[in-house]
This is a predicted structure of a 73-nucleotide RNA (transfer RNA) from Candidatus Shapirobacteria bacterium CG11_big_fil_rev_8_21_14_0_20_40_12. The same sequence occurs in records of 3 taxa. It matches the Rfam family "tRNA". Rfam links the family to the GO term triplet codon-amino acid adaptor activity. The family's RNA type in Rfam is transfer RNA. The prediction has a mean pLDDT of 82. Lineage of the source: Bacteria > Bacteria candidate phyla > Candidatus Shapironibacteriota. The RNAcentral record of the sequence draws on ENA.
């Protein structure tokens, strides 16, 4: 330098172009316990990496940039 993959809660992952973006773990609050752990119930938590475009409608499709991973030279 060229090419490919990837970016969504604190973390790990879901989401045929159509909702109010779903869950697990973690966190917090309750229950339980002599106190904890485990378990049960509930709560909060992501303007989906940035900027454009297409579309009635974009996490999803296109362009470009940035970060991460990989391949070739």
């Nucleotide at each position: 330098g060229c090419c490919c993959c990837u970016a969504u809660a604190g973390u790990u992952u879901a989401a045929c172009g159509g909702a109010u973006a779903a869950a697990a773990c973690a966190u917090c609050a309750g229950g339980u316990u002599c106190c904890g752990a485990a378990c049960c119930u509930g709560a909060a938590g992501a303007c989906u990496g940035a900027g454009g475009g297409u579309u009635c409608g974009a996490u999803u499709c296109c362009c470009c940039c940035u970060g991460g991973g990989g391949g070739c030279a």